[in-house]
Molecule: c-di-GMP-I riboswitch aptamer
Organism: Candidatus Poribacteria bacterium
RNA sequence: UGACGAUAAAGGCAAACUACCUGUGAGGGUAGGGCGCAAAGUCACGGAUCCUAGAUCCUCAUUCGUGUGUUAGGAUAGCCGGACUGCUGAA
Numbered sequence: 001u002g003a004c005g006a007u008a009a010a011g012g013c014a015a016a017c018u019a020c021c022u023g024u025g026a027g028g029g030u031a032g033g034g035c036g037c038a039a040a041g042u043c044a045c046g047g048a049u050c051c052u053a054g055a056u057c058c059u060c061a062u063u064c065g066u067g068u069g070u071u072a073g074g075a076u077a078g079c080c081g082g083a084c085u086g087c088u089g090a091a
Stems, first nucleotide, its partner, number of pairs: 012037002017032006035078001041084003045081003048076005054071003058067001060065001
């Protein structure tokens, strides 16, 4: 220095749930909380899953609704892979 990584040290993050706020929604923010996490730090690039007020096709209904798809736009980095960065130093 690289790989790997602990019953180490110092610290860090924060699932469900609750309250409030926010978004059409999936979700997000703040506070409490703590299931877990060695990248649970950052990035939607590939896959996956999820959402949609808009546009559009069809269907049912029949008076402005229902459902499927397409398009376009989103969400999840705590789903997997990838990229970038980072604390520490036992075997």